Large-subunit ribosomal RNA, domain I from a Bacillota bacterium, 530 nucleotides, folded computationally.
Model confidence (mean pLDDT): 80 of 100.
The RNAcentral record of the full RNA draws on ENA.
Its Rfam family is "Bacterial large subunit ribosomal RNA".
Lineage of the source: Bacteria > Bacillati > Bacillota.
Context: one part of a larger RNA
RNA sequence: CGUACAGUGAAUGCCUUGGCACUGAUAGACGACGAAAGACGUGACUACCUGCGAUAAGCGGCGGCGAGCUGGAAGUGAGCUUUGACCCGUCGAUCUCUGAAUGGGGAAACCCAAUGCAAGUAACAUUGCAUUAUCGAGCGAUUUCAUCGUUCGAAGGAAUACCUGGGGAAUUGAAACAUCUUAGUACCCAGAGGAAAAGAAAGAUAACAUCCAUUCCGUAAGUAGCGGCGAGCGAAAGCGGAGGAGCCCAAACCACCUUCGGGUGGGGUUUCGGACCGCGAUGUGGGAUAGUUUCGUGCCAUUCGAAAGGCCUGGGAAGGCCUGCCAUAGAAGGUGAAAGCCCUGUAGGAGAAAGUGCGGAACACCCUAGCGGUAUCCAAAGUACGACGGGUCAAAUAUCCUGUCGGAAGACGCGCCGACCAUGGCGCAAGGCUAAAUACUAAUCAGUGACCGAUAGUGAACCAGUACCGUGAGGGAAAGGUGAAAAGAACCCCGGGAGGGGAGUGAAAAGACUCUGAAACUGUAUGCUU
Numbered sequence: 001c002g003u004a005c006a007g008u009g010a011a012u013g014c015c016u017u018g019g020c021a022c023u024g025a026u027a028g029a030c031g032a033c034g035a036a037a038g039a040c041g042u043g044a045c046u047a048c049c050u051g052c053g054a055u056a057a058g059c060g061g062c063g064g065c066g067a068g069c070u071g072g073a074a075g076u077g078a079g080c081u082u083u084g085a086c087c088c089g090u091c092g093a094u095c096u097c098u099g100a101a102u103g104g105g106g107a108a109a110c111c112c113a114a115u116g117c118a119a120g121u122a123a124c125a126u127u128g129c130a131u132u133a134u135c136g137a138g139c140g141a142u143u144u145c146a147u148c149g150u151u152c153g154a155a156g157g158a159a160u161a162c163c164u165g166g167g168g169a170a171u172u173g174a175a176a177c178a179u180c181u182u183a184g185u186a187c188c189c190a191g192a193g194g195a196a197a198a199g200a201a202a203g204a205u206a207a208c209a210u211c212c213a214u215u216c217c218g219u220a221a222g223u224a225g226c227g228g229c230g231a232g233c234g235a236a237a238g239c240g241g242a243g244g245a246g247c248c249c250a251a252a253c254c255a256c257c258u259u260c261g262g263g264u265g266g267g268g269u270u271u272c273g274g275a276c277c278g279c280g281a282u283g284u285g286g287g288a289u290a291g292u293u294u295c296g297u298g299c300c301a302u303u304c305g306a307a308a309g310g311c312c313u314g315g316g317a318a319g320g321c322c323u324g325c326c327a328u329a330g331a332a333g334g335u336g337a338a339a340g341c342c343c344u345g346u347a348g349g350a351g352a353a354a355g356u357g358c359g360g361a362a363c364a365c366c367c368u369a370g371c372g373g374u375a376u377c378c379a380a381a382g383u384a385c386g387a388c389g390g391g392u393c394a395a396a397u398a399u400c401c402u403g404u405c406g407g408a409a410g411a412c413g414c415g416c417c418g419a420c421c422a423u424g425g426c427g428c429a430a431g432g433c434u435a436a437a438u439a440c441u442a443a444u445c446a447g448u449g450a451c452c453g454a455u456a457g458u459g460a461a462c463c464a465g466u467a468c469c470g471u472g473a474g475g476g477a478a479a480g481g482u483g484a485a486a487a488g489a490a491c492c493c494c495g496g497g498a499g500g501g502g503a504g505u506g507a508a509a510a511g512a513c514u515c516u517g518a519a520a521c522u523g524u525a526u527g528c529u530u
Stems, first nucleotide, its partner, number of pairs: 001527007013515001014481002018452002020449007027441002030156001037098003040053003044076002048072002059092006068080003103112003113132007134154006162193001163191005173180001177228001203211002215242005225233002246433003253266005271411001273378003276373004285367003291363009302350003308323005324341002326330001332344003385406007413428005468475002488514001491502004
């Protein structure tokens, strides 16, 4: 060095309980009636997980199911169950201590109280139950104000998502860097909802015409523009779609009340206005409605559900051969290899005592008009607007927002139409509400994949946010596979045991360090070479 046989080792192959990415539907809950998250308990024996809470792997009601059951998880023991257990669904009961934590305190899961009631004691002691935090709003006693008190509400959590508002970087790019960019991004704070926000014109606009709330998508368009005119930034109208919905107040005027400030009700709500005056109508239409009744339809247990036999090989038939059958079911999974007809299912049907979602109807409730006239009255003020400064918008000016100062008009009025003016046009600010189309996915149900297959896929297929590391914030693993079935090797021998040899099981030792079992590496035997 080669060959053979072993050992070690874990690659590879095959597998999948777990992941990843999506789709459709649902839902977007919870909490002082004590949440989320935990601590400690709880079993006949119980370390852990799971369940549960001193009624503690459980208690009760109503349904489902129908023969076994006392969780993972064996075992021994003791029991339960056709008077229906176990299990499944739903509604309840119980629910220690911590935690917003709320009687006070506190180094969370502990300590110490007050008041009332009760048990207990000869009397103390001791024990049990209830109440006792703060803040906001309303009401409000002796007692006029006020207070005591009382009623209602809030608080905290989450899905590291989505939304609105208040604050708000830098790395970076510009091949340096300051305007600029990154970017109103990351991040912090507050708040809300299942969506949020926006929203019913003091609009968009330039065609002297038109459209007609908002939102989202496509296009317009990388256009018009902005820009140390650098890097880069970057619209809108219009058009095509998704969706489609409009309403309520303040005031004038009237009535009632009044603490004389005002309040309540009617009225009225828009630019062709309203009050007011005159004429006319009394029922029609609508609703985004807390509620009641009823109908329908889902959801949360279940249930019915077609059709195959023989022979051969084999440890085993679902394979091969032969002859059949069902199909609104030839999706899928399992069964000792590859099953439409063996099992679970699948297509298609049926089904709820209680609870709950959605839709319809009825009742209730709420809203609802027109025509003409024009003298008077009303139509949201520290507002509009201006100056200076800043922000916003793709953009200097215009628009919009605003800090300081100034500060109108009153419908014969006011704002806008990109400095500004005229003409022409569009609209009516300084009060408010408003589904749908849109965004997201922690969770639930159903499903999909030219996604992964254990160094992959989640960090986690396995008792993983564990072990372990760190004072701490925080960091953070490794670890899957006997076999169809434990049939997990009785008994004998060697040995202290470990282990081994027989025997037995099995298709096969696959023998529990268990599928397959590569290579490096190690050994034994042998051949060759130096």